[in-house]
Context: one part of a larger RNA
RNA sequence: UUCGUGGUUAAGGAAUUCGGCAAAUUAGUCCCGUAACUUCGGGAGAAGGGACGCCCUACUUUGUUCAAAAGGGAAGUAGGGCCGCAGUGAACAGACUCAAACGACUGUUUAACAAAAACACAGACCUCUGCUAAGUCGCAAGACGACGUAUAGGGGUUGACACCUGCCCGGUACCGGAAGGUUAAUGAAGUGUGUUAUUCUGACUUCGGUCAGAAGAAGCUCACGACUGAAGCCCCGGUAAACGGCGGCCGUAACUAUAACGGUCCUAAGGUAGCGAAAUUCCUUGUCGGGUAAGUUCCGACCUGCACGAAUGGUGCAACGAUUUGAGUACUGUCUCGACCACGAGCUCG
Numbered sequence: 001u002u003c004g005u006g007g008u009u010a011a012g013g014a015a016u017u018c019g020g021c022a023a024a025u026u027a028g029u030c031c032c033g034u035a036a037c038u039u040c041g042g043g044a045g046a047a048g049g050g051a052c053g054c055c056c057u058a059c060u061u062u063g064u065u066c067a068a069a070a071g072g073g074a075a076g077u078a079g080g081g082c083c084g085c086a087g088u089g090a091a092c093a094g095a096c097u098c099a100a101a102c103g104a105c106u107g108u109u110u111a112a113c114a115a116a117a118a119c120a121c122a123g124a125c126c127u128c129u130g131c132u133a134a135g136u137c138g139c140a141a142g143a144c145g146a147c148g149u150a151u152a153g154g155g156g157u158u159g160a161c162a163c164c165u166g167c168c169c170g171g172u173a174c175c176g177g178a179a180g181g182u183u184a185a186u187g188a189a190g191u192g193u194g195u196u197a198u199u200c201u202g203a204c205u206u207c208g209g210u211c212a213g214a215a216g217a218a219g220c221u222c223a224c225g226a227c228u229g230a231a232g233c234c235c236c237g238g239u240a241a242a243c244g245g246c247g248g249c250c251g252u253a254a255c256u257a258u259a260a261c262g263g264u265c266c267u268a269a270g271g272u273a274g275c276g277a278a279a280u281u282c283c284u285u286g287u288c289g290g291g292u293a294a295g296u297u298c299c300g301a302c303c304u305g306c307a308c309g310a311a312u313g314g315u316g317c318a319a320c321g322a323u324u325u326g327a328g329u330a331c332u333g334u335c336u337c338g339a340c341c342a343c344g345a346g347c348u349c350g
Base pairs, nucleotide, nucleotide: 002345003344004343005342006341007340008339009338011336012335015334020331028052029051030050031049032048037042039160053082054081055080056079057078058077059076060075061074062073083087095329096328097327098326099325100324101323102321103320107119108118123158124157125156126155127154128153129152135144136143137142161316162315163314164313166246167245168244171243172242173239174238175237176236177235180234181233182232187227190224191223192222194220195219198215199214200213201212202211203210204209247265248264249263250262251261274308275305286302287301288300289299290298
């Protein structure tokens, strides 16, 4: 000199940094005091203050006992005194506040890079299931469901609470319907194919027949087949806390601008309430206001929502959070900007 772990540090005090990361601050007990907001429980140890040692005196309360007294113990009140920079004298022992996002909360999770806004949750809703239940496992027997019975059980979505949850059933899905259309196997009147008993014709003949060709019943065989024929599909209805969806163009008011209003096209219906540059906004560091000397972040508004929106829930919300974001007080070697000390390692020498 480098690294590690500790300690101290003038003046300043976050200027450091993506970011107060790390460190520092705070800290015990008693007393005083304590805001917004709120689901009236909380918030709250809010915040913010004060006291605390030792010695002496007087007094109060109280337990132990069968009962009483004394002494001692425990807790406390009042007064006086002593020492130090410092009395929870060492050690152990919350930093706090404001605003916003998300999730109500306690809980759960990627054993070994993620603890969260993800999962779960109580609550809400839909749907199936009448008991040999539905559903699940199994080839089956059987078992779970359940020694339960719709205030029960299975599946799905949402996710406390408050205020609410708009329009669309055209598509897909599910439920109901049965008049008509279509439709399988099957059955089947009938039609045809092949085969030939027989008949006819020709040739031959040992006159017994034989061969060739044509026609051809019944039976058998193969093929066709009017008609018959369920569910399903077509069809007719219902259902969106089922899957999902929720427009365009043009014109118009006595400044301008804008358009309550009108026209037109399309649609199943054209986004309601609420919220909105948002965990969603591309343009964008939108514009205005606040905070700062200065603010791409943050907070409050505006609405031109590229591309919010109502249980794929919408908007709020006290409490809660090793969550995320912004601001402040206190505090500090994070920094200006370094310095010094202790211990250990490296390194050098042995």